[in-house]
Context: one part of a larger RNA
Molecule: large-subunit ribosomal RNA, domain VI
Organism: Euglena clara
């Protein structure tokens, strides 16, 4: 722009796309079968291997400054006790949230339908034979459905429900505040009749017991105060702060 008036919500499925793998053991059963040796279909059960989706309780990696330690220097006059710098974290131990796998779950299900090579049944043209001619049964990991997604631009533009209209309507955009969403844009929520977000206070969860202080020891150091101090993203609460102010667009179809 279209879908012939705008909207808002839920749908229906033409149509396309995934997915479909496999292997072992136990059993049926040392049965059928075979002179033995050997040794089954069907059927029922487990356990894997890749593959795919999905999460983040576990188990883990990441986590660029959240906690410790620590090594030279350089500053804050000194001592201690901090800050900066040391290839884009200076080394080293850990580590929330998020985000990942190697972790943890699910998944490949059908006693469907039409079929193919093939294999039938009744049965003629042909007194016979013949799965075919009339008729009529079976048979694959293929195809058609089932199962997951997307899907009315499916111009054949679909169906329900329910708003809405003569002054700016219903509902839309911008704008502001932001997300498990995100280059941008889109989507999603909220905008005080507010927990959007940030702030704060409590927990969780991370480091691992801070400074001061007092003690013990010439002193390094050690104990106590003290499972302390700080702490990014998590929870829950709380209007303290910004989410104000407001602008715009859009309606005549029978």
């Nucleotide at each position: 722009c279209g879908u012939u008036a705008g909207a808002g919500u839920a749908u229906u499925g033409a149509a396309a796309g995934g997915a479909g793998c496999u292997c072992u053991c136990u059993u049926u059963a040392g049965u059928a079968c075979g002179a033995g040796a050997g040794g089954a279909c069907c059927g029922a059960g487990a356990g894997g291997g890749a593959c795919a989706c999905a999460c983040c309780a576990c188990u883990g990696a990441u986590g660029u400054a959240c906690c410790a330690g620590u090594u030279u220097u350089u500053g804050u006059g000194c001592c201690a006790a901090c800050a900066g710098a040391a290839a884009a974290c200076g080394c080293u131990g850990g580590g929330u949230a998020g985000u990942c796998a190697a972790g943890u779950g699910u998944g490949g299900a059908g006693c469907g339908g039409a079929u193919a090579a093939c294999u039938g049944c009744u049965g003629a043209a042909a007194g016979c034979a013949u799965a075919u001619a009339a008729g009529u049964a079976g048979g694959a990991a293929g195809c058609c459905c089932a199962c997951c997604u997307u899907a009315a631009g499916a111009u054949u533009a679909g169906u329900a429900c329910u708003c809405u209209u003569u002054u700016a309507a219903a509902g839309g955009u911008c704008a502001c505040g932001a997300u498990a969403a995100g280059a941008u844009u889109a989507a999603u929520c909220g905008u005080u009749u507010u927990a959007u977000a940030g702030g704060u206070a409590u927990c969780a969860a991370g480091u691992g017991u801070a400074a001061u202080g007092u003690c013990a020891g010439u002193a390094a150091u050690g104990a106590u105060u003290u499972u302390a101090g700080c702490u990014g993203a998590g929870a829950u609460a709380u209007a303290c702060u910004a989410a104000u102010a407001g602008a715009c667009c859009a309606u005549a179809a029978g």